[in-house]
Context: one part of a larger RNA
RNA sequence: CAAUCAGAAGUGUGAGGGGGGCUGGCCCCAGUACGAGAGGACCGGGCUGGACGGACCUCUGGUGUACCGGUUGUCGCGCCAGCGGCAGGCGCCGGGUAGCCAUGUCCGGAAGGGAUAAGCGCUGAAAGCAUCUAAGCGCGAAGCUCGCCCCGAGAUACACUUCUCACCACUGCGAGUGGGUAAGACUCCUGGAAGACGACCAGGUAGAUAGGCCGCAGGUGUACGCACGGUAACGUGUUUAGCCAAGCGGUACUAAUCGGUCGAGGG
Numbered sequence: 001c002a003a004u005c006a007g008a009a010g011u012g013u014g015a016g017g018g019g020g021g022c023u024g025g026c027c028c029c030a031g032u033a034c035g036a037g038a039g040g041a042c043c044g045g046g047c048u049g050g051a052c053g054g055a056c057c058u059c060u061g062g063u064g065u066a067c068c069g070g071u072u073g074u075c076g077c078g079c080c081a082g083c084g085g086c087a088g089g090c091g092c093c094g095g096g097u098a099g100c101c102a103u104g105u106c107c108g109g110a111a112g113g114g115a116u117a118a119g120c121g122c123u124g125a126a127a128g129c130a131u132c133u134a135a136g137c138g139c140g141a142a143g144c145u146c147g148c149c150c151c152g153a154g155a156u157a158c159a160c161u162u163c164u165c166a167c168c169a170c171u172g173c174g175a176g177u178g179g180g181u182a183a184g185a186c187u188c189c190u191g192g193a194a195g196a197c198g199a200c201c202a203g204g205u206a207g208a209u210a211g212g213c214c215g216c217a218g219g220u221g222u223a224c225g226c227a228c229g230g231u232a233a234c235g236u237g238u239u240u241a242g243c244c245a246a247g248c249g250g251u252a253c254u255a256a257u258c259g260g261u262c263g264a265g266g267g
Base pairs, nucleotide, nucleotide: 001267006164007163008162009161010160011159012158016151017150018149019148022050023049024048025047026046027045028044034039052108053107054106055105056104060102061101062100063099067095068094069093070092071091072087073086074085075084076083077082112146113145114144119139120138121137122136167179168178169177170176184262185261186260187259188204189203190202191201192200209255210254211253212251213250214249215248216247218244219243220242225238226237227236228235229234
C1' cells in the first nucleotide's frame, strides 16, 4: 500500500429447475363475398361468460371457546338489589373486532420475437423440358424456444458495493500451533401476518419489541345507582349509555438489565 489474497456485512447476475398454457356465447365487418334460392362466410376487431389457478379481506358472507347483550334451572356471595359458578372441555339463544376463510373481490392463460412440423411456395439443375430440393432462399402450428410468474452460485462454488486492519507468545520456521482482539456474529432477553423445533424477521434503554396506560376505530345495544310512573311484572329519564379481544396510533410506567462466547494477521 492494500488491487490479488485474509476476516465480515449487504446487493446482484442467472447456469439450471419448476409453474402457467383450457374454452363457450354474443356483436361489428355484413345479411356483405358466395349462392337461382334456401342459406351464409374467410380475414380482422370488440364485448361477455364457464371451469381452473394465484393473491387478498374493501364489499357480501362464514368462523370467531368468553367481546357485548338476552335468558331457563340450580348453587353460592347473610338477605334485597347486584354479581359469579355449573348445566359440553361455549348451558341455551341473538349479534360480532382482528385473524383465518369462500360462496366474496382483484388478477392470470396472452401479446410479441426466433427456429420448425405437416403443408404452401421462389429460384433451380441432375434430365436443353418439367420439378419446392439435389446447392440456395421464403412462408407456415394450441406444439419447440425466448418472453410472463416462482426457486435458484453445492452453477465444485461467479460479480459488485461497503466495513476491519497488520497484535502477542511458542515454533521442528511451514499457507504451523496457541492466545487476546477488529469489523462482525452468536449466546441471552422482548416479540412477530415468521414458525413443529431449528430457521427467518423486528427490536434490546442512543429503545416503541411486547405488556400496561391514553386516544381512536370497531362490536354490542342504552349499564349500575338514583329519580319519576305503576299494586306488580315492568316502563321512562339520567343514557347513541355502560362494557369491550387480537385492529390503528401515541406514551418509557413494566420487561428487553448487566454480561458471556466466537471471530482476520494472508500478499

The part of an RNA shown here (large-subunit ribosomal RNA, domain VI) has 267 nucleotides and comes from a Pseudomonadota bacterium. Its Rfam family is "Bacterial large subunit ribosomal RNA". Its family is annotated with ribosome and structural constituent of ribosome in the Gene Ontology.